[in-house]
RNA sequence: CCAGAUGGUCGGAUGGCCGCGUUGGACGCAUUAGCGUUCACCGAGGAAAGUCCGGGCUCCAUGGAGACAAGGCGCCGGGUAGCGCCCGGCCAGGGUGACCUGAGGGAAAGCGCCACAGAAAACAAACCGCCCCGGUUUCCGGGGUAAGGGUGAAAAGGUGCGGUAAGAGCGCACCGCUCGGCUGGCGACAGCACGAGGCACGGCAAGCCCCGCCUGGAGCAAGACCGAAUAGGGACGGCGCGCCUCCUUUCUGAGAAGAGGGCGGGCGGGUUUUCAUGCCCAGUCGUCCGGGUUGGUUGCUUGAGUGCGUAAGCAAUUGCGCGCCUAGAGGAAUGGCCAUCCUUCCGCAAGGAAGACAGAACCCGGCUUACAGACCGUCUGGCGUU
RNA sequence: GGGCCACUAGCUCAGGCGGUUAGAGCGCGGUCCUGAUAAGACCGAGGUCUGUGGUUCGAGUCCACAGUGGCCCACCA
Numbered sequence: 001c002c003a004g005a006u007g008g009u010c011g012g013a014u015g016g017c018c019g020c021g022u023u024g025g026a027c028g029c030a031u032u033a034g035c036g037u038u039c040a041c042c043g044a045g046g047a048a049a050g051u052c053c054g055g056g057c058u059c060c061a062u063g064g065a066g067a068c069a070a071g072g073c074g075c076c077g078g079g080u081a082g083c084g085c086c087c088g089g090c091c092a093g094g095g096u097g098a099c100c101u102g103a104g105g106g107a108a109a110g111c112g113c114c115a116c117a118g119a120a121a122a123c124a125a126a127c128c129g130c131c132c133c134g135g136u137u138u139c140c141g142g143g144g145u146a147a148g149g150g151u152g153a154a155a156a157g158g159u160g161c162g163g164u165a166a167g168a169g170c171g172c173a174c175c176g177c178u179c180g181g182c183u184g185g186c187g188a189c190a191g192c193a194c195g196a197g198g199c200a201c202g203g204c205a206a207g208c209c210c211c212g213c214c215u216g217g218a219g220c221a222a223g224a225c226c227g228a229a230u231a232g233g234g235a236c237g238g239c240g241c242g243c244c245u246c247c248u249u250u251c252u253g254a255g256a257a258g259a260g261g262g263c264g265g266g267c268g269g270g271u272u273u274u275c276a277u278g279c280c281c282a283g284u285c286g287u288c289c290g291g292g293u294u295g296g297u298u299g300c301u302u303g304a305g306u307g308c309g310u311a312a313g314c315a316a317u318u319g320c321g322c323g324c325c326u327a328g329a330g331g332a333a334u335g336g337c338c339a340u341c342c343u344u345c346c347g348c349a350a351g352g353a354a355g356a357c358a359g360a361a362c363c364c365g366g367c368u369u370a371c372a373g374a375c376c377g378u379c380u381g382g383c384g385u386u
Numbered sequence: 387g388g389g390c391c392a393c394u395a396g397c398u399c400a401g402g403c404g405g406u407u408a409g410a411g412c413g414c415g416g417u418c419c420u421g422a423u424a425a426g427a428c429c430g431a432g433g434u435c436u437g438u439g440g441u442u443c444g445a446g447u448c449c450a451c452a453g454u455g456g457c458c459c460a461c462c463a
Base pairs, nucleotide, nucleotide: 001382002381003380004379005378006377007376008375009374010373012341013340014339015338016337017336018335020043021042023040024039025038026037027036028035029034045357049368050367052366053365054364055363056362057219058218059217060216070215071214072213073212074211075089076088077087078086079085090104091102092101093100094099105210106209110208111207112204113203114202127149128148129145130144131143132142133141134140135139157175158174159173160172161171162170176199177197178196179195180194181192182191183190184189223298224297225296226295233289234288235287236286237285238284239283242267243266244265245264246262247261248260250259251258252257268281269280270279271278291462292461293460305324306323307322308321309320310319311318312317342355343354344353345352346351387459388458389457390456391455392454393453396412397411398410399409405443414430415429416428417427418426436452437451438450439449440448
C1' cells in the first nucleotide's frame, strides 16, 4: 500500500425567530368546574418497528403436593429477577489465516420412512463378473464367492501381506471403530507405547417417540372509582369448609371482651299433612342475545434505571462511591424557516442540490428485521522497502 | 395498543405421516358446429407454490425469520 476479519461509539452541530404539547407560576373572566393571555422548565429511538421470547403489574381460576394431557426447551460450565438471551469453553463443519457457522440429548427402548435407479435399502442379498463340478460345450444347469464392474444421497470398516479353486477379518501388521481401564479437567471432553473384541452399530427424531427440565389463563381496550343514559328486558347455567344466634364444667383478662369447643338452632316465599328431596317464584353470580353511552379521574412513569471512577472476574456480570434523571398524550404534541459550520454530489468558478432507516402510547430485559454515512480500537493474509 | 388467522394459474379452491413431471372448476386462445351468435364438442397456453435462509439425498408439504392481506376487542345497567 492492497485485500479482509472482528469489537465498540455516533447517527448532523451551534445560534436566532415563529408554532405545537404536558407541567408549574402570575394575571384576567367565571359562584365552581373551567377558559383565555403571558412567562419558565421539559418534549422520540437505536431500532420507538416485528410482537418472536422472558418478566414486572393487574384481574380471573385455584386447599397443598403430585400425575395425565398439551406446548416449549435440550453439548458443558457460568451470568441474570428470568429467558429460547449473554459470556467462556468442548465437539463438528468451512476458511491459507484473523475468524465464521451449528434447534449440538438419545437411532445397541420401540414403531415408521428411505422415491427413481439398482440384484439387493437393512436379523442382508447376488445382475454382470470370478472359481469349482456336471452336461447334449459360441451355451445350459447346480454350487461357492463378495475382491472387480454397474446403480444410487447412502451398498455393511480402509490399505498391504499372507492365504485360497476363486475369494472373504479367514489370519496377521498398521490405521479406524466399540467396550473397559488409567491419567488430566468442576464438566462437555481430551490423551494413552494400557487391556479386550475381528467389527456386532447405514441415515432421518425441524417423523412418532424415549429421557431430563420448564409452563394455570388472560392482558392497561388488564383493572379500580365517579357520572350520564337505557326495556333496569330475555334465554341458559351455577350457588355454602360461609354468616347469624344460643349454650359452655376450656384458655387469656380485674372487667368489658376476645379465642376455642358444641352428635344446639336458624339462613326468603309458594307447593305436598310433615321432613328429606323435587318443582316454581324471588336473591346473587357467570355466559350469550337485546338495550344504552362514546364522558371524567386513576392505573402512568424513579426504574431488575443510567454515566463516570474503583474493586472482583478471561468475560458476561456483580459490589461500593459520586453524579444525573429531562415525554406521559389519550385519535395522539415533539414541527417549520433563516444564518454559520460538517459530510457527499454537480460545477472552472460564483454557487446549487442532498443528508439514511424511521415516530413513544403501562413499563422493563433480550432476539430479529430496516439503516446514507462517519469515527475509534484489535487482528489476519499478500506485496514492496529498510 | 393487544390478540389471532391466511397466502398455490387471471379468480375460487384441492393437494391424509416429504418422493420423480403440482391438479380441478370458471375464465383465456385456437379449431369444429351455425347464415351469424350463444350453448356444445375437441385441442392448447398459463405456476420461480408470498420472499429469504435452514433440516433432509430430496421441501408446495417440516422449522425459523421477514412481507402482504384479513378478522376480533371499550364502558354501563